[in-house]
The prediction has a mean pLDDT of 77.
SAM riboswitch aptamer (S box leader) from a bacterium, 123 nucleotides, folded computationally.
């Protein structure tokens, strides 16, 4: 890079440094010298993991649980991730609703997909 899969309406500093950008992309709309991105400290808790507890799993029967799986708890056991706004809203399709003379328009609502982000696994 790519494939599979799960989640994405919650949560997270009045700190230091830095010095102009940032919110993936396009359109819109926002944040930002009352200090952006980045880095350090601090924090949050989504996944994996560690630990603890409980339960399940063996050949006809018994024994054999230092193994495997599931659930719960724990924020530090560690690895990532994240810490404005629903993934900021929309983007493609469908449905409902509303307006309109109408074949049209509208994020007004819902469903699905695509794109994106993150974790885990594969290659």
């Nucleotide at each position: 890079a790519u494939c599979u899969u799960a989640u994405c309406a919650a949560g997270a500093g009045u700190g230091g440094u830095g010095g102009a950008g940032g919110g993936a992309c396009g359109g819109a709309c926002c944040c930002u010298g009352u200090g952006a991105a980045g880095c350090c400290c601090g924090g949050c808790a989504a996944c994996c993991u560690g630990u603890a507890a409980u339960g399940u799993c063996a050949u006809a029967a018994u024994c054999a649980a230092a193994g495997a799986c599931a659930u719960u708890a724990u924020g530090u056991u560690g690895g990532u991730g994240c810490c404005a706004a629903a993934u900021u809203c929309c983007g493609c399709g469908g449905a409902a609703u509303g307006a309109a003379a109408a074949u049209u328009c509208a994020u007004u609502u819902c469903c699905g997909a695509g794109a994106g982000a993150u974790g885990a696994g594969g290659c």